[in-house]
RNA sequence: AUGACGGAGAGUUUGAUCCUGGCUCAGAACGAACGCUGGCGGCGCGUUUUAAGCAUGCAAGUCGAGCGGGAAGGGGCUUCGGCCCUGGAGAGCGGCGGACGGGUGAGUAACACGUGGAUGAUCUGCCUCCCAGUUGGGGACAGCACCUGGAAACAGGUGAUAAUACCGGAUACGACCGCAGGGGUAGAGCCCUGUGGGGAAAGGGGCCACGGCCCCGCUGGGAGAUGAGUCCGCGGCCCAUUAGCUAGAUGGGGGGGUAACGGCCCACCAUGGCGACGAUGGGUAGCCGGCCUGAGAGGGUGGACGGCCACAUUGGAACUGAGACACGGUCCAGACUCCUACGGGAGGCAGCAGCUAAGAAUCUUCCGCAAUGGGGGGAACCCUGACGGAGCGACGCCGCGUGAACGAAGAAGGCCGUGAGGUUGUAAAGUUCUUUUCGGGAGGGGGAAUAAGCCUGCCAGGGAAUGGGCGGGUGAUGACGUGAAUCCCGGAAUAAGCCCCGGCUAACUACGUGCCAGCAGCCGCGGUAACACGUAGGGGGCGAGCGUUGUUCGGAAUUAUUGGGCGUAAAGGGCGCGCAGGCGGUCAUGCAAGUCCGAUGUGAAAGACCCCGGCUCAACCGGGGGUAUGCGUGGGAAACUGCAUGGCUUGAGUACAGCAGGGGGCAGUGGAAUUCCAGGUGUAGGGGUGAAAUCUGUAGAUAUCUGGAAGAACACCGGAGGCGAAGGCGACUGCCUGGGCAUGUACUGACGCUGAGGCGCGAAGGUGCGGGGAGCGAACAGGUUUAGAUACCCUGGUAGUCCGCACAGUAAACGAUGCACACCAGGUGUCGGGGGGUAGCCCCCGGUACCGGAGCUAACGCACUGAGUGUGCCGCCUGGGGAGUAUGCCCGCAAGGGUGAAACUCAAAGGAAUUGACGGGGGCCCGCACAAGCGGUGGAGCAUGUGGUUUAAUUCGAUGAUACGCGAGGAACCUUACCAGGGCUUGACAUCCGGGGGAACCAUGGGGAGACCCAUGGGCCGCUUGCGGCCGCCGGACAGGUGCUGCAUGGCUGUCGUCAGCUCGUGCUGUGAAGUGUUGGGUUAAGUCCCGCAACGAGCGCAACCCCUGCCGUCUGUUACCAGCAUGUGAAGAUGGGGACUCGGACGGAACUGCCGGUGACAAACCGGAGGAAGGUGGGGACGACGUCAAGUCAUCAUGGCCCUUAUGCCCUGGGCCACACACGUGCUACAAUGGCCGGUACAGAGCGAAGCGGACCCGCGAGGGAGAGCGAACCGCGAAAGCCGGUCUCAGUACGGAUUGGACUCUGCAACCCGAGUCCAUGAAGUUGGAAUCGCUAGUAAUCGCGCAUCAGCAUGGCGCGGUGAAUACGUUCCCGGGCCUUGUACACACCGCCCGUCACACCAUCCGAGUCGGGGGUACCCGAAGUCGCUGUCCCAACCGCGAGGGGGGAGGUGCCGAAGGUAUGCCUGGUGAGGAGGGUGAAGUCGUAACAAGGUAGCCGUACCGGAAGGUGCGGCUGGAUCACCUCCUUU
Repeated sequence: AUGACGGAGAGUUUGAUCCUGGCUCAGAACGAACGCUGGCGGCGCGUUUUAAGCAUGCAAGUCGAGCGGGAAGGGGCUUCGGCCCUGGAGAGCGGCGGACGGGUGAGUAACACGUGGAUGAUCUGCCUCCCAGUUGGGGACAGCACCUGGAAACAGGUGAUAAUACCGGAUACGACCGCAGGGGUAGAGCCCUGUGGGGAAAGGGGCCACGGCCCCGCUGGGAGAUGAGUCCGCGGCCCAUUAGCUAGAUGGGGGGGUAACGGCCCACCAUGGCGACGAUGGGUAGCCGGCCUGAGAGGGUGGACGGCCACAUUGGAACUGAGACACGGUCCAGACUCCUACGGGAGGCAGCAGCUAAGAAUCUUCCGCAAUGGGGGGAACCCUGACGGAGCGACGCCGCGUGAACGAAGAAGGCCGUGAGGUUGUAAAGUUCUUUUCGGGAGGGGGAAUAAGCCUGCCAGGGAAUGGGCGGGUGAUGACGUGAAUCCCGGAAUAAGCCCCGGCUAACUACGUGCCAGCAGCCGCGGUAACACGUAGGGGGCGAGCGUUGUUCGGAAUUAUUGGGCGUAAAGGGCGCGCAGGCGGUCAUGCAAGUCCGAUGUGAAAGACCCCGGCUCAACCGGGGGUAUGCGUGGGAAACUGCAUGGCUUGAGUACAGCAGGGGGCAGUGGAAUUCCAGGUGUAGGGGUGAAAUCUGUAGAUAUCUGGAAGAACACCGGAGGCGAAGGCGACUGCCUGGGCAUGUACUGACGCUGAGGCGCGAAGGUGCGGGGAGCGAACAGGUUUAGAUACCCUGGUAGUCCGCACAGUAAACGAUGCACACCAGGUGUCGGGGGGUAGCCCCCGGUACCGGAGCUAACGCACUGAGUGUGCCGCCUGGGGAGUAUGCCCGCAAGGGUGAAACUCAAAGGAAUUGACGGGGGCCCGCACAAGCGGUGGAGCAUGUGGUUUAAUUCGAUGAUACGCGAGGAACCUUACCAGGGCUUGACAUCCGGGGGAACCAUGGGGAGACCCAUGGGCCGCUUGCGGCCGCCGGACAGGUGCUGCAUGGCUGUCGUCAGCUCGUGCUGUGAAGUGUUGGGUUAAGUCCCGCAACGAGCGCAACCCCUGCCGUCUGUUACCAGCAUGUGAAGAUGGGGACUCGGACGGAACUGCCGGUGACAAACCGGAGGAAGGUGGGGACGACGUCAAGUCAUCAUGGCCCUUAUGCCCUGGGCCACACACGUGCUACAAUGGCCGGUACAGAGCGAAGCGGACCCGCGAGGGAGAGCGAACCGCGAAAGCCGGUCUCAGUACGGAUUGGACUCUGCAACCCGAGUCCAUGAAGUUGGAAUCGCUAGUAAUCGCGCAUCAGCAUGGCGCGGUGAAUACGUUCCCGGGCCUUGUACACACCGCCCGUCACACCAUCCGAGUCGGGGGUACCCGAAGUCGCUGUCCCAACCGCGAGGGGGGAGGUGCCGAAGGUAUGCCUGGUGAGGAGGGUGAAGUCGUAACAAGGUAGCCGUACCGGAAGGUGCGGCUGGAUCACCUCCUUU
């Protein structure tokens, strides 16, 4: 360089982030099943469950050329009895085959399987080759005949008989055995020699020249091939909650047995053998080639196909045989089914079909031996559910089709719609074309090779023939098959579904539904606008399929060999010593086990991969090649590991000379304090607490002094200090003893490191026995607190705490950090030791502590004392809960400890850090927040709003702060939305269309409460068929709705809050959320300003700009003003005039910490002062950041959606919104003398006025009436009160107070009954300053006084404004409330009105214990003992051989012994079901009790232990920080 191969993630814990970690998804696969759907073909596959049970048929026979024999049938003959020829069935004797083929996976954890070896320890029928034979005899038994028993199955007896059946004899190359010898080896094998012994056979057929030859057999032997047996190394499951197992057990020589080795079996002898490298036991399982998955390493799996094994109803057994302990053989026993004449019998589909049952689920009782293969036969041939085919099933894989082209009026219909259109959609229709498929028809290759036979060539041998071997030609035979392929005809004709569309994940709208119905793989959807449910339209995906479920691998580095971790997430053993094991310094030599190299054998085939080829392609199939990481054999290499030998000294250790130390053990000694006892002094308390009480004291306490007793602990020194492995160790002295360190010298020579088990040590608490007991102090008692207080606090107080001996063995036994070694920047303090130096000081080693660099880490942090970089070894982790629980076992006196699950349940549980919020955390700072002060509310009467109640209706909304004199700035009708009744229906209102009619409009009559209904009369214009304007009628579109949703919205508003904050850009820091800026030091009313600073700037807020007000100026000057001039009146800016003043209007000026002093940092700023009308924002207003409260309003308005349509719309009359046993809010008026009443008298501001304000005048006590000047208003009108002056009242429910009620009136209005306001007379209630509690206000403010305005016909104690009079107090920020900034803790984030724990009650679920009870499994001991092998046999029987015979040999039956299945008894073990009841656990939207934990969680929490308590829990003892806060000490960093 080229080629090949090649690893993707996502959702979900949070407000957000990073990490840890689990759950889930996307992929591939399947012997599948289920749902919907379904056109065709090819190739495959098809009871995974019950090795459950099976009707019926078939699945192993064949040979007449081994043998006897001869039925039916055919032919012939016949004396009709039968005979001859042909024919050869069935059955039988005999041979070969039924041990193959086919099925299944129960059993089996084993040499069963895989792989590699061994057999010198073996067998092998049929087949091939070779050697040698094939001789001569004999006696039976079936069939058969006859007889007997039996229902049957079948059995028995007698008689005859053949053979390739059976038995002797002969022969014996070789084989076998014994003896002797040799070669060779590894030892008995193998080869060779000699000698002795014993051992064979069968015939059949063809031809023939009759001699024989040939073929098929038979016998002895050798070789091969094939198959099989046996043995061994290595390899492949789970449980240690199975730790010990073993009597033929281990070995020996001997014997038996087998084809063969062997304890395989037997007697005897010895006492071994196996096991932590996992024996034994239990569970599970046929193993492999392969198959699925995966990047791979692995993981899962063993269905089809192929190899091996095992099994054949269950268990046992042997027989036959080359081969079996035998699927379609035998015997026995058991269970089951069937037959039966009840005496007995029969059977075994895990062969092919098929049936029943089970189950989510798996096929035809098909065709054929045509092909391939098998058995028999010389062959023809027969048999073959092996096999070849077909059938059924979308079960899988592969291929094809359901049409193609053109076709816009973008048809109709559907859906959506902003009503324009969009979309379905070139889709359809239509036109043209094609015919795979389909229907009909024709024709039809190949699978068939060859056998016999016939023709023929060659070869061997031979005398010939038949024959043998090798070819060539010809030559019958097709289940499939109505087949495939091909051709012809016909016609778009016969053929599309399924799932999905919230994110992951590709694809969106509408309607319906309303936490319902439902969906859901995870997160999660659904409570009235659901892209998530259902339907529709549309879209996406795949397609004769598509989804779902189940299972496996993957993703999952989530068991991590490749390839993980353990300070805080799960995880370091409490600590040490140490056996086994693992690992191990340096040099040399040797060996070659590991390791490496090449060679060789094997790694079957199929499969997989590559190439080529055959079916039109593919699936499928054929051929070739290369792999196959493994094992074996021999050869080679020697670096590394190992082994052996010999060295070395640096690892390790030893000795000696020194040092420090609360290291350990034993014994003794000391003082202070506490309590108690005795005595003295002394008197009323002491003690205790937040405050108290229990308690103690006049019987003399406390206090104080003296003396005595006892026990426990050792102040100061003392320190971040020392020692120890850890726990832990603290007065002093002595004795015994362990360890450590530095320096130096000498010695040993790798003696080392780690360490499963094991052994030892091990705080506190606890236990046993014996002591001791001062103080303290669980439990307990009392007191207190409290709603309660089984607590916190107090008074007492027992165990215990102490000592000795023994047990226990745990802890936040922590540095939450195993041990050892090496390497890798520094700085500082301190302890021990050494060295250098005159000193200050410097250097080295060992410990200890802090800071910090690189590096590491999720971050926090660690950082030569590592959590860095490496090596070795050990321990431990694998989501949370259940649970350190249950059970088993071990330990313990007990308490308990160690080991240690599962069901079930959840979608998280967690770590670190971030931003907030919060804290009965801290710091700083504000606010009428408290305090200081003034006046109120809460009490009364009334007004008003609200709740509640009532009602036909009391319309609706507002509801802590932020609703409640709020929407209402004004409900008698109206308003009005509510109720009752009466009415209208194109409507009270808008626009348009169609039809028919009339102008509009005015007036009148009748009914009626009115609305409305009925009726009558009068009465047009423009252009001009008729239309238009206007009106009413009918019809249709539509109007209308204060009907619902403020949680669908716009707009507007309240509140935090006029608080000082809220953000952004860029940069920088951090993996990130985020931080920085905005923190800090000052300062301010203020994120106001200054300074500093990895920040630099900017925006919204603050402030300023705007308005009113306070001072001045300029201009202007009427209706305002009047100083001077003039006129003038009773008085008067009334008049001329003036432009000074006041005032009005407009425009300017003025205040900026500008000036001075001080403080401060030289700043900002603050304090004081001067000047000034005003001083540090002069006073007031408008103005309200990002946001919060799903705050308020669909009833101001607007508006989406929903709802009503002769009514939920509209009109009218009347009623209601005004009710009244109550409760609350906001107010008014009071309770009186700072007052009431009477008389007199003074001074505003801001406003308003034409359907209005209304002077003066007249009338009325008055409200008011009459009349009406003036004024659209600086012109006229409405116009003060408190105050001031004088008088009266004199503390009384009053000359206070005015409610209530009676009477008489006024005004407004269509109308004051329900339900207005006002006036006069009369009446004269409660109330004498208001409980708990609570509100406003910091100056022209509070308080107090009146005036005006809006609304409005009328109605004001409310609202909005106006002016008059006009205070008090603020030390201060501890506390209450709210807020700002910084910081800290947090388990909160719906954010403390948060979170959350335990008991109890209820429901459901799984589990544990449980008197027992019912099964299953395997074990031991004993009993019984079938069949059967083996052994024995004295009973009985018997053809072959021997013997003349008797008899023998041999055999059989029977009997019997050992063993022996099932069965039985006993016993203990393992395991499952069930079980009254008991126990805890989990889950469940709103139950009960408390409040334990999270903020200092209100007593810091937690760990171990002990006791106690309804419960969380409390308390004691010891321990931890994973405790907040304040102060102090010390250290570090910077200067």

This is a predicted structure of a 1535-nucleotide RNA (small-subunit ribosomal RNA) from Parasphaerochaeta coccoides DSM 17374. Its mean pLDDT, the model's own confidence on a scale to 100, is 85. The source organism's lineage runs through Bacteria, Pseudomonadati, Sphaerochaetaceae, Parasphaerochaeta and Parasphaerochaeta coccoides. The RNAcentral record of the sequence draws on Greengenes.